[in-house]
RNA sequence: CACGAUAAGGGCAAACCCGCUGAAAAGCGGGGACGCAAAGCCAGGGGUCUAAGGGCAAAAGCCUAUGACAGCCGGUUGCCGAAA
Repeated sequence: CACGAUAAGGGCAAACCCGCUGAAAAGCGGGGACGCAAAGCCAGGGGUCUAAGGGCAAAAGCCUAUGACAGCCGGUUGCCGAAA
RNA backbone atom coordinates (compact mmCIF):
# COMPACT_ATOMS: atom_id res chain seq x y z
P C A 1 -0.96 3.78 3.57
O5' C A 1 -1.06 2.86 2.28
C5' C A 1 -0.71 3.36 1.00
C4' C A 1 -0.68 2.23 0.00
C3' C A 1 -1.92 1.36 0.00
O3' C A 1 -2.96 1.94 -0.76
C1' C A 1 0.00 0.00 0.00
P A A 2 -4.48 1.47 -0.47
O5' A A 2 -4.51 0.02 -1.11
C5' A A 2 -5.40 -0.96 -0.64
C4' A A 2 -4.84 -2.33 -0.96
C3' A A 2 -5.63 -3.46 -0.32
O3' A A 2 -6.68 -3.87 -1.17
C1' A A 2 -3.36 -3.68 0.25
P C A 3 -8.13 -4.03 -0.55
O5' C A 3 -8.04 -5.36 0.32
C5' C A 3 -7.54 -6.57 -0.25
C4' C A 3 -7.19 -7.54 0.85
C3' C A 3 -8.25 -7.74 1.90
O3' C A 3 -9.24 -8.66 1.48
C1' C A 3 -6.18 -7.42 2.96
P G A 4 -10.76 -8.50 1.96
O5' G A 4 -10.71 -9.03 3.46
C5' G A 4 -10.18 -10.32 3.75
C4' G A 4 -10.06 -10.51 5.24
C3' G A 4 -11.39 -10.43 5.99
O3' G A 4 -11.37 -11.38 7.05
C1' G A 4 -9.90 -8.81 6.85
P A A 5 -12.65 -12.28 7.30
O5' A A 5 -12.12 -13.31 8.40
C5' A A 5 -10.88 -13.09 9.06
C4' A A 5 -10.71 -14.15 10.10
C3' A A 5 -11.81 -14.12 11.16
O3' A A 5 -12.14 -15.43 11.52
C1' A A 5 -9.69 -13.91 12.18
P U A 6 -13.45 -16.12 10.99
O5' U A 6 -14.29 -16.39 12.30
C5' U A 6 -15.00 -15.34 12.95
C4' U A 6 -15.13 -15.65 14.43
C3' U A 6 -13.81 -15.54 15.19
O3' U A 6 -14.09 -15.13 16.53
C1' U A 6 -14.63 -17.75 15.31
P A A 7 -13.53 -13.77 17.06
O5' A A 7 -11.96 -13.77 16.74
C5' A A 7 -11.08 -14.68 17.41
C4' A A 7 -9.94 -13.96 18.09
C3' A A 7 -10.33 -12.76 18.95
O3' A A 7 -10.75 -13.18 20.24
C1' A A 7 -8.47 -12.21 17.58
P A A 8 -11.77 -12.29 21.05
O5' A A 8 -10.86 -11.09 21.56
C5' A A 8 -9.81 -11.30 22.50
C4' A A 8 -9.16 -9.99 22.85
C3' A A 8 -10.13 -8.87 23.19
O3' A A 8 -10.53 -8.93 24.55
C1' A A 8 -8.57 -8.08 21.61
P G A 9 -12.04 -8.54 24.94
O5' G A 9 -12.00 -6.95 24.91
C5' G A 9 -11.14 -6.23 25.79
C4' G A 9 -10.97 -4.81 25.32
C3' G A 9 -12.25 -4.03 25.10
O3' G A 9 -12.80 -3.54 26.30
C1' G A 9 -10.79 -3.70 23.26
P G A 10 -14.33 -3.83 26.64
O5' G A 10 -15.05 -2.49 26.12
C5' G A 10 -15.91 -2.51 25.01
C4' G A 10 -15.51 -1.43 24.04
C3' G A 10 -16.61 -0.91 23.14
O3' G A 10 -17.42 0.05 23.78
C1' G A 10 -14.75 -1.44 21.83
P G A 11 -18.99 0.07 23.45
O5' G A 11 -19.03 0.67 21.97
C5' G A 11 -18.46 1.95 21.70
C4' G A 11 -18.52 2.25 20.22
C3' G A 11 -19.90 2.19 19.60
O3' G A 11 -20.66 3.35 19.86
C1' G A 11 -18.37 1.04 18.21
P C A 12 -22.23 3.19 20.11
O5' C A 12 -22.82 3.06 18.63
C5' C A 12 -22.54 4.05 17.66
C4' C A 12 -22.88 3.53 16.29
C3' C A 12 -24.32 3.09 16.10
O3' C A 12 -25.18 4.18 15.87
C1' C A 12 -22.87 1.49 15.16
P A A 13 -26.64 4.19 16.48
O5' A A 13 -27.35 3.01 15.68
C5' A A 13 -27.43 3.03 14.26
C4' A A 13 -27.97 1.71 13.75
C3' A A 13 -29.38 1.44 14.22
O3' A A 13 -30.19 0.96 13.17
C1' A A 13 -27.92 -0.33 14.87
P A A 14 -31.68 1.44 13.02
O5' A A 14 -32.19 0.53 11.80
C5' A A 14 -31.59 0.64 10.53
C4' A A 14 -32.03 -0.52 9.66
C3' A A 14 -33.51 -0.86 9.77
O3' A A 14 -34.28 -0.04 8.91
C1' A A 14 -32.24 -2.82 10.00
P A A 15 -35.70 0.50 9.42
O5' A A 15 -36.57 -0.83 9.54
C5' A A 15 -36.89 -1.58 8.39
C4' A A 15 -37.50 -2.91 8.80
C3' A A 15 -38.73 -2.83 9.68
O3' A A 15 -39.91 -2.59 8.92
C1' A A 15 -37.25 -4.43 10.55
P C A 16 -40.95 -1.50 9.37
O5' C A 16 -41.44 -2.05 10.79
C5' C A 16 -42.15 -3.26 10.90
C4' C A 16 -42.25 -3.69 12.34
C3' C A 16 -42.77 -2.63 13.29
O3' C A 16 -44.18 -2.54 13.27
C1' C A 16 -40.83 -3.60 14.21
P C A 17 -44.90 -1.14 13.52
O5' C A 17 -44.77 -0.94 15.09
C5' C A 17 -45.39 -1.86 15.99
C4' C A 17 -45.05 -1.51 17.41
C3' C A 17 -45.24 -0.05 17.79
O3' C A 17 -46.59 0.26 18.07
C1' C A 17 -43.15 -0.79 18.59
P C A 18 -47.13 1.74 17.72
O5' C A 18 -46.51 2.61 18.92
C5' C A 18 -46.91 2.37 20.26
C4' C A 18 -46.12 3.25 21.21
C3' C A 18 -46.10 4.73 20.86
O3' C A 18 -47.28 5.41 21.23
C1' C A 18 -43.91 4.02 21.41
P G A 19 -47.76 6.64 20.31
O5' G A 19 -46.76 7.82 20.73
C5' G A 19 -46.78 8.33 22.06
C4' G A 19 -45.64 9.29 22.27
C3' G A 19 -45.56 10.45 21.29
O3' G A 19 -46.47 11.49 21.60
C1' G A 19 -43.42 9.52 21.57
P C A 20 -47.12 12.35 20.37
O5' C A 20 -45.93 13.32 19.91
C5' C A 20 -45.41 14.30 20.81
C4' C A 20 -44.13 14.89 20.27
C3' C A 20 -44.22 15.52 18.89
O3' C A 20 -44.79 16.81 18.91
C1' C A 20 -42.30 14.17 18.99
P U A 21 -45.62 17.31 17.58
O5' U A 21 -44.49 17.57 16.49
C5' U A 21 -43.50 18.57 16.68
C4' U A 21 -42.50 18.57 15.56
C3' U A 21 -43.08 18.66 14.16
O3' U A 21 -43.47 19.97 13.80
C1' U A 21 -41.40 17.01 14.22
P G A 22 -44.78 20.16 12.86
O5' G A 22 -44.35 19.57 11.45
C5' G A 22 -43.34 20.22 10.69
C4' G A 22 -43.00 19.40 9.47
C3' G A 22 -44.18 18.98 8.60
O3' G A 22 -44.64 20.04 7.77
C1' G A 22 -42.72 17.15 8.91
P A A 23 -46.22 20.25 7.63
O5' A A 23 -46.72 18.93 6.89
C5' A A 23 -48.10 18.65 6.72
C4' A A 23 -48.32 17.88 5.44
C3' A A 23 -47.44 16.65 5.28
O3' A A 23 -48.06 15.52 5.85
C1' A A 23 -47.32 17.99 3.33
P A A 24 -47.17 14.45 6.67
O5' A A 24 -46.37 13.66 5.53
C5' A A 24 -47.05 12.78 4.65
C4' A A 24 -46.23 12.54 3.40
C3' A A 24 -44.92 11.80 3.62
O3' A A 24 -45.12 10.40 3.55
C1' A A 24 -44.53 13.73 2.32
P A A 25 -44.11 9.40 4.37
O5' A A 25 -42.72 9.50 3.59
C5' A A 25 -42.52 8.79 2.38
C4' A A 25 -41.25 9.25 1.70
C3' A A 25 -39.98 9.05 2.50
O3' A A 25 -39.44 7.75 2.36
C1' A A 25 -40.05 11.26 1.71
P A A 26 -39.08 6.86 3.64
O5' A A 26 -38.35 7.87 4.63
C5' A A 26 -36.97 8.14 4.51
C4' A A 26 -36.66 9.53 5.05
C3' A A 26 -36.21 9.60 6.49
O3' A A 26 -34.83 9.30 6.64
C1' A A 26 -37.88 11.21 6.14
P G A 27 -34.29 8.69 8.04
O5' G A 27 -34.28 9.96 9.01
C5' G A 27 -33.46 11.07 8.74
C4' G A 27 -33.77 12.21 9.68
C3' G A 27 -33.58 11.89 11.15
O3' G A 27 -32.23 12.02 11.55
C1' G A 27 -35.66 12.95 10.84
P C A 28 -31.63 11.01 12.67
O5' C A 28 -32.21 11.60 14.03
C5' C A 28 -31.89 12.93 14.44
C4' C A 28 -32.73 13.33 15.63
C3' C A 28 -32.77 12.34 16.77
O3' C A 28 -31.62 12.39 17.59
C1' C A 28 -34.95 13.07 16.31
P G A 29 -31.11 11.01 18.29
O5' G A 29 -32.16 10.77 19.45
C5' G A 29 -32.24 11.67 20.54
C4' G A 29 -33.38 11.29 21.47
C3' G A 29 -33.43 9.84 21.91
O3' G A 29 -32.50 9.54 22.93
C1' G A 29 -35.58 10.53 21.27
P G A 30 -31.86 8.05 23.00
O5' G A 30 -33.09 7.16 23.50
C5' G A 30 -33.63 7.36 24.79
C4' G A 30 -34.84 6.49 25.02
C3' G A 30 -34.65 5.01 24.77
O3' G A 30 -33.94 4.34 25.81
C1' G A 30 -36.67 5.70 23.81
P G A 31 -32.95 3.11 25.39
O5' G A 31 -33.95 1.94 24.96
C5' G A 31 -34.77 1.32 25.93
C4' G A 31 -35.87 0.50 25.28
C3' G A 31 -35.43 -0.75 24.53
O3' G A 31 -35.11 -1.83 25.40
C1' G A 31 -37.06 0.40 23.27
P G A 32 -33.86 -2.81 25.00
O5' G A 32 -34.25 -3.39 23.57
C5' G A 32 -35.41 -4.21 23.42
C4' G A 32 -35.64 -4.51 21.96
C3' G A 32 -34.48 -5.24 21.29
O3' G A 32 -34.63 -6.63 21.51
C1' G A 32 -35.16 -3.40 19.94
P A A 33 -33.32 -7.59 21.37
O5' A A 33 -33.14 -7.65 19.78
C5' A A 33 -32.13 -8.39 19.20
C4' A A 33 -32.09 -8.07 17.71
C3' A A 33 -30.78 -8.51 17.08
O3' A A 33 -31.03 -8.90 15.75
C1' A A 33 -31.05 -6.16 16.86
P C A 34 -31.36 -10.46 15.40
O5' C A 34 -30.97 -10.54 13.85
C5' C A 34 -32.00 -10.67 12.90
C4' C A 34 -31.69 -9.88 11.65
C3' C A 34 -30.26 -9.92 11.12
O3' C A 34 -29.95 -11.16 10.52
C1' C A 34 -31.16 -7.75 10.89
P G A 35 -28.36 -11.63 10.39
O5' G A 35 -27.85 -10.81 9.14
C5' G A 35 -26.55 -10.29 9.11
C4' G A 35 -26.59 -8.82 8.72
C3' G A 35 -25.24 -8.14 8.70
O3' G A 35 -24.60 -8.34 7.45
C1' G A 35 -26.73 -6.84 9.97
P C A 36 -22.95 -8.55 7.43
O5' C A 36 -22.40 -7.08 7.70
C5' C A 36 -22.68 -6.04 6.81
C4' C A 36 -22.18 -4.72 7.36
C3' C A 36 -20.70 -4.66 7.67
O3' C A 36 -19.93 -4.40 6.51
C1' C A 36 -21.93 -3.70 9.44
P A A 37 -18.68 -5.38 6.10
O5' A A 37 -17.39 -4.47 6.33
C5' A A 37 -17.06 -4.03 7.62
C4' A A 37 -15.96 -3.01 7.54
C3' A A 37 -14.67 -3.51 6.89
O3' A A 37 -13.92 -2.39 6.45
C1' A A 37 -14.31 -3.15 9.19
P A A 38 -13.89 -1.85 5.02
O5' A A 38 -13.68 -0.33 5.46
C5' A A 38 -14.71 0.60 5.27
C4' A A 38 -15.56 0.68 6.52
C3' A A 38 -16.88 1.37 6.28
O3' A A 38 -17.85 0.81 7.14
C1' A A 38 -15.72 2.49 7.96
P A A 39 -19.24 0.49 6.52
O5' A A 39 -20.27 1.08 7.57
C5' A A 39 -20.45 2.48 7.72
C4' A A 39 -21.49 2.78 8.77
C3' A A 39 -21.24 2.11 10.10
O3' A A 39 -21.82 2.91 11.14
C1' A A 39 -23.14 1.14 9.05
P G A 40 -20.92 3.72 12.14
O5' G A 40 -20.09 4.72 11.22
C5' G A 40 -20.56 6.01 10.95
C4' G A 40 -19.56 7.04 11.46
C3' G A 40 -19.66 8.38 10.76
O3' G A 40 -20.59 9.22 11.40
C1' G A 40 -17.42 7.62 10.70
P C A 41 -21.71 9.97 10.50
O5' C A 41 -20.87 11.03 9.64
C5' C A 41 -20.16 12.08 10.28
C4' C A 41 -19.26 12.78 9.28
C3' C A 41 -19.94 13.22 7.99
O3' C A 41 -20.64 14.43 8.12
C1' C A 41 -17.92 12.11 7.48
P C A 42 -21.94 14.66 7.20
O5' C A 42 -21.37 14.86 5.73
C5' C A 42 -20.60 15.99 5.39
C4' C A 42 -20.12 15.90 3.96
C3' C A 42 -21.22 15.81 2.91
O3' C A 42 -21.72 17.08 2.58
C1' C A 42 -19.52 14.21 2.47
P A A 43 -23.30 17.27 2.35
O5' A A 43 -23.64 16.34 1.11
C5' A A 43 -23.10 16.59 -0.19
C4' A A 43 -24.17 16.36 -1.24
C3' A A 43 -25.33 17.34 -1.18
O3' A A 43 -25.77 17.60 -2.50
C1' A A 43 -26.14 15.16 -0.88
P G A 44 -26.19 19.08 -2.93
O5' G A 44 -25.43 19.20 -4.31
C5' G A 44 -24.66 20.33 -4.63
C4' G A 44 -23.69 20.00 -5.74
C3' G A 44 -22.70 18.90 -5.38
O3' G A 44 -22.25 18.27 -6.60
C1' G A 44 -21.64 21.03 -5.39
P G A 45 -23.04 17.04 -7.20
O5' G A 45 -22.41 16.83 -8.64
C5' G A 45 -21.06 16.53 -8.85
C4' G A 45 -20.92 15.19 -9.55
C3' G A 45 -22.18 14.35 -9.68
O3' G A 45 -22.98 14.74 -10.79
C1' G A 45 -20.47 13.01 -8.80
P G A 46 -24.59 14.45 -10.71
O5' G A 46 -24.70 12.87 -10.89
C5' G A 46 -24.42 12.26 -12.13
C4' G A 46 -24.43 10.75 -12.00
C3' G A 46 -25.76 10.11 -11.64
O3' G A 46 -26.64 9.99 -12.74
C1' G A 46 -24.07 9.17 -10.31
P G A 47 -28.22 10.26 -12.51
O5' G A 47 -28.65 9.11 -11.49
C5' G A 47 -28.65 7.74 -11.89
C4' G A 47 -28.89 6.84 -10.70
C3' G A 47 -30.23 7.01 -10.02
O3' G A 47 -31.26 6.29 -10.68
C1' G A 47 -28.53 6.98 -8.39
P U A 48 -32.78 6.83 -10.65
O5' U A 48 -33.26 6.51 -9.17
C5' U A 48 -33.35 5.16 -8.71
C4' U A 48 -33.65 5.12 -7.23
C3' U A 48 -34.87 5.91 -6.81
O3' U A 48 -36.08 5.19 -7.01
C1' U A 48 -33.08 6.44 -5.38
P C A 49 -37.42 5.99 -7.35
O5' C A 49 -37.83 6.60 -5.94
C5' C A 49 -38.12 5.76 -4.85
C4' C A 49 -38.33 6.56 -3.59
C3' C A 49 -39.35 7.68 -3.70
O3' C A 49 -40.68 7.21 -3.60
C1' C A 49 -37.42 8.49 -2.62
P U A 50 -41.83 7.96 -4.41
O5' U A 50 -42.04 9.30 -3.58
C5' U A 50 -42.43 9.25 -2.21
C4' U A 50 -42.34 10.62 -1.59
C3' U A 50 -43.16 11.69 -2.27
O3' U A 50 -44.51 11.65 -1.85
C1' U A 50 -41.00 12.52 -1.79
P A A 51 -45.67 11.92 -2.94
O5' A A 51 -45.52 13.48 -3.25
C5' A A 51 -45.72 14.41 -2.21
C4' A A 51 -45.33 15.80 -2.67
C3' A A 51 -46.24 16.36 -3.76
O3' A A 51 -46.70 17.66 -3.40
C1' A A 51 -43.93 16.59 -4.34
P A A 52 -48.18 17.80 -2.79
O5' A A 52 -48.11 19.22 -2.07
C5' A A 52 -48.59 19.37 -0.73
C4' A A 52 -47.85 20.50 -0.04
C3' A A 52 -47.74 21.78 -0.85
O3' A A 52 -48.88 22.60 -0.69
C1' A A 52 -45.61 21.20 -0.02
P G A 53 -49.53 23.35 -2.00
O5' G A 53 -48.37 24.30 -2.53
C5' G A 53 -47.96 25.45 -1.80
C4' G A 53 -46.74 26.08 -2.44
C3' G A 53 -46.88 26.34 -3.95
O3' G A 53 -47.54 27.56 -4.21
C1' G A 53 -44.86 25.22 -3.54
P G A 54 -48.54 27.63 -5.50
O5' G A 54 -47.57 27.44 -6.74
C5' G A 54 -46.61 28.45 -7.08
C4' G A 54 -45.71 27.98 -8.20
C3' G A 54 -46.42 27.52 -9.47
O3' G A 54 -46.83 28.60 -10.28
C1' G A 54 -44.77 25.96 -8.90
P G A 55 -48.19 28.41 -11.19
O5' G A 55 -47.71 27.41 -12.34
C5' G A 55 -46.71 27.80 -13.27
C4' G A 55 -46.32 26.66 -14.17
C3' G A 55 -47.46 26.00 -14.93
O3' G A 55 -47.84 26.76 -16.08
C1' G A 55 -46.12 24.33 -13.98
P C A 56 -49.41 26.78 -16.53
O5' C A 56 -49.62 25.32 -17.15
C5' C A 56 -48.86 24.91 -18.27
C4' C A 56 -49.08 23.44 -18.55
C3' C A 56 -50.53 23.00 -18.70
O3' C A 56 -51.07 23.33 -19.97
C1' C A 56 -49.38 21.47 -17.33
P A A 57 -52.64 23.79 -20.03
O5' A A 57 -53.43 22.46 -19.62
C5' A A 57 -53.40 21.33 -20.46
C4' A A 57 -54.14 20.17 -19.84
C3' A A 57 -55.54 20.48 -19.35
O3' A A 57 -56.48 20.51 -20.42
C1' A A 57 -54.40 19.22 -17.72
P A A 58 -57.67 21.68 -20.39
O5' A A 58 -58.54 21.35 -19.12
C5' A A 58 -59.52 22.25 -18.63
C4' A A 58 -60.68 21.49 -18.02
C3' A A 58 -60.27 20.46 -16.96
O3' A A 58 -60.23 21.07 -15.69
C1' A A 58 -61.68 19.45 -18.57
P A A 59 -59.02 20.69 -14.68
O5' A A 59 -59.37 19.21 -14.22
C5' A A 59 -60.45 18.95 -13.34
C4' A A 59 -60.86 17.50 -13.41
C3' A A 59 -59.84 16.51 -12.88
O3' A A 59 -60.01 16.30 -11.49
C1' A A 59 -60.58 15.82 -15.02
P A A 60 -58.75 15.88 -10.58
O5' A A 60 -58.43 14.38 -11.02
C5' A A 60 -59.22 13.29 -10.55
C4' A A 60 -58.90 12.03 -11.32
C3' A A 60 -57.47 11.54 -11.20
O3' A A 60 -57.27 10.75 -10.05
C1' A A 60 -58.07 11.61 -13.48
P G A 61 -56.04 11.03 -9.07
O5' G A 61 -54.81 11.35 -10.05
C5' G A 61 -54.02 10.30 -10.60
C4' G A 61 -53.51 10.70 -11.97
C3' G A 61 -52.08 11.20 -12.02
O3' G A 61 -51.16 10.12 -12.10
C1' G A 61 -53.47 12.68 -13.22
P C A 62 -49.67 10.31 -11.52
O5' C A 62 -48.92 11.19 -12.62
C5' C A 62 -48.69 10.68 -13.92
C4' C A 62 -48.15 11.77 -14.82
C3' C A 62 -46.89 12.45 -14.33
O3' C A 62 -45.73 11.71 -14.66
C1' C A 62 -48.44 14.09 -15.01
P C A 63 -44.44 11.81 -13.71
O5' C A 63 -43.86 13.27 -14.01
C5' C A 63 -43.33 13.57 -15.28
C4' C A 63 -42.97 15.04 -15.38
C3' C A 63 -42.00 15.54 -14.33
O3' C A 63 -40.66 15.25 -14.67
C1' C A 63 -43.80 17.05 -14.53
P U A 64 -39.61 14.92 -13.49
O5' U A 64 -39.42 16.33 -12.77
C5' U A 64 -38.78 17.41 -13.45
C4' U A 64 -38.95 18.69 -12.68
C3' U A 64 -38.40 18.67 -11.26
O3' U A 64 -37.01 18.92 -11.24
C1' U A 64 -40.56 19.64 -11.28
P A A 65 -36.10 18.11 -10.20
O5' A A 65 -36.20 18.98 -8.87
C5' A A 65 -35.90 20.36 -8.90
C4' A A 65 -35.61 20.89 -7.51
C3' A A 65 -34.36 20.31 -6.84
O3' A A 65 -33.79 21.33 -6.01
C1' A A 65 -36.18 19.99 -5.44
P U A 66 -32.53 22.11 -6.52
O5' U A 66 -32.69 23.48 -5.71
C5' U A 66 -31.96 23.71 -4.54
C4' U A 66 -32.89 24.11 -3.39
C3' U A 66 -33.55 22.94 -2.66
O3' U A 66 -33.57 23.22 -1.27
C1' U A 66 -35.19 24.42 -3.43
P G A 67 -33.03 22.17 -0.25
O5' G A 67 -34.31 21.28 0.08
C5' G A 67 -35.30 21.77 0.97
C4' G A 67 -36.14 20.62 1.49
C3' G A 67 -35.33 19.45 2.02
O3' G A 67 -34.96 19.67 3.36
C1' G A 67 -36.97 18.66 0.52
P A A 68 -33.71 18.86 3.95
O5' A A 68 -34.27 17.38 3.91
C5' A A 68 -33.44 16.29 4.08
C4' A A 68 -34.20 15.02 3.79
C3' A A 68 -33.31 13.80 3.66
O3' A A 68 -33.04 13.26 4.94
C1' A A 68 -34.77 13.88 1.82
P C A 69 -31.47 12.97 5.30
O5' C A 69 -31.23 11.53 4.64
C5' C A 69 -32.13 10.46 4.92
C4' C A 69 -31.95 9.35 3.92
C3' C A 69 -30.52 8.88 3.72
O3' C A 69 -30.12 7.99 4.74
C1' C A 69 -31.60 9.13 1.62
P A A 70 -28.67 8.12 5.41
O5' A A 70 -27.65 7.95 4.21
C5' A A 70 -27.52 6.71 3.54
C4' A A 70 -26.06 6.41 3.27
C3' A A 70 -25.20 6.26 4.52
O3' A A 70 -24.29 5.20 4.35
C1' A A 70 -24.32 7.95 3.13
P G A 71 -23.87 4.30 5.61
O5' G A 71 -24.67 2.94 5.41
C5' G A 71 -24.54 2.17 4.22
C4' G A 71 -25.76 1.30 4.01
C3' G A 71 -27.03 2.07 3.78
O3' G A 71 -27.82 1.35 2.84
C1' G A 71 -27.29 0.66 5.64
P C A 72 -28.01 1.97 1.38
O5' C A 72 -26.84 1.32 0.51
C5' C A 72 -27.01 0.06 -0.13
C4' C A 72 -26.80 0.18 -1.63
C3' C A 72 -25.42 0.69 -2.06
O3' C A 72 -24.43 -0.30 -2.01
C1' C A 72 -27.10 1.83 -3.27
P C A 73 -22.90 0.10 -1.66
O5' C A 73 -22.39 0.81 -3.00
C5' C A 73 -22.26 0.07 -4.20
C4' C A 73 -22.01 0.99 -5.37
C3' C A 73 -20.76 1.85 -5.28
O3' C A 73 -19.57 1.14 -5.58
C1' C A 73 -22.55 3.16 -6.05
P G A 74 -18.19 1.52 -4.81
O5' G A 74 -18.01 3.09 -5.10
C5' G A 74 -17.61 3.54 -6.39
C4' G A 74 -17.65 5.05 -6.46
C3' G A 74 -16.68 5.78 -5.55
O3' G A 74 -15.37 5.83 -6.10
C1' G A 74 -18.80 6.77 -5.35
P G A 75 -14.09 5.82 -5.11
O5' G A 75 -14.09 7.27 -4.47
C5' G A 75 -13.87 8.42 -5.28
C4' G A 75 -14.06 9.68 -4.47
C3' G A 75 -13.18 9.78 -3.24
O3' G A 75 -11.89 10.27 -3.53
C1' G A 75 -15.41 10.30 -2.66
P U A 76 -10.62 9.68 -2.74
O5' U A 76 -10.79 10.28 -1.28
C5' U A 76 -10.74 11.68 -1.05
C4' U A 76 -11.18 12.02 0.35
C3' U A 76 -10.42 11.29 1.45
O3' U A 76 -9.19 11.92 1.76
C1' U A 76 -12.73 11.15 1.87
P U A 77 -7.96 10.99 2.27
O5' U A 77 -8.24 10.84 3.83
C5' U A 77 -8.09 11.94 4.71
C4' U A 77 -8.76 11.67 6.04
C3' U A 77 -8.21 10.50 6.84
O3' U A 77 -7.03 10.82 7.54
C1' U A 77 -10.56 10.41 6.83
P G A 78 -5.95 9.64 7.80
O5' G A 78 -6.72 8.69 8.84
C5' G A 78 -6.94 9.12 10.17
C4' G A 78 -7.88 8.18 10.89
C3' G A 78 -7.35 6.76 11.13
O3' G A 78 -6.50 6.71 12.27
C1' G A 78 -9.55 6.65 10.30
P C A 79 -5.57 5.42 12.50
O5' C A 79 -6.50 4.49 13.40
C5' C A 79 -6.86 4.89 14.71
C4' C A 79 -7.50 3.76 15.47
C3' C A 79 -6.73 2.45 15.45
O3' C A 79 -5.68 2.42 16.40
C1' C A 79 -9.02 2.04 15.04
P C A 80 -4.36 1.55 16.11
O5' C A 80 -4.89 0.06 16.17
C5' C A 80 -5.32 -0.51 17.39
C4' C A 80 -5.82 -1.92 17.17
C3' C A 80 -4.83 -2.84 16.48
O3' C A 80 -3.90 -3.38 17.39
C1' C A 80 -6.94 -3.04 15.44
P G A 81 -2.34 -3.61 16.97
O5' G A 81 -2.38 -4.96 16.13
C5' G A 81 -3.05 -6.09 16.64
C4' G A 81 -3.24 -7.13 15.56
C3' G A 81 -1.93 -7.58 14.94
O3' G A 81 -1.96 -9.00 14.71
C1' G A 81 -3.39 -6.76 13.26
P A A 82 -0.94 -9.90 15.56
O5' A A 82 -1.35 -11.37 15.13
C5' A A 82 -1.22 -11.77 13.79
C4' A A 82 -2.03 -13.01 13.57
C3' A A 82 -1.75 -13.67 12.23
O3' A A 82 -0.62 -14.51 12.31
C1' A A 82 -4.08 -13.43 12.51
P A A 83 0.50 -14.47 11.13
O5' A A 83 -0.28 -15.13 9.91
C5' A A 83 -0.77 -16.46 10.02
C4' A A 83 -1.77 -16.75 8.92
C3' A A 83 -1.27 -16.45 7.52
O3' A A 83 -0.46 -17.49 7.00
C1' A A 83 -3.44 -15.58 7.80
P A A 84 0.82 -17.13 6.08
O5' A A 84 0.14 -16.73 4.71
C5' A A 84 -0.62 -17.69 3.97
C4' A A 84 -1.39 -17.01 2.87
C3' A A 84 -0.55 -16.15 1.93
O3' A A 84 0.10 -16.90 0.94
C1' A A 84 -2.47 -14.95 2.60